[in-house]
RNA sequence: GGGCCAUUAGCUCAACUGGCAGAGCAGGCGACUCUUAAUCGCAAGGUUAGAGGUUCGAUUCCUCUAUGGCCCA
Numbered sequence: 001g002g003g004c005c006a007u008u009a010g011c012u013c014a015a016c017u018g019g020c021a022g023a024g025c026a027g028g029c030g031a032c033u034c035u036u037a038a039u040c041g042c043a044a045g046g047u048u049a050g051a052g053g054u055u056c057g058a059u060u061c062c063u064c065u066a067u068g069g070c071c072c073a
Stems, first nucleotide, its partner, number of pairs: 001072007010025004019056001028042004049065005
């Protein structure tokens, strides 16, 4: 220098063919329990890495940038 992959909640990851962004864990509150742990329940938590473009509509398609990884030279 070139190619490819990844980036979504605090963490680990889903989201089909473009059509209302979810789960587990952690944290909070509650139930249970003599207490803790465990278990169960509830609520909260998101600029889908950033900036543009296409579209009625973008996590999803296109371009550029950033960060990380792999391969080639």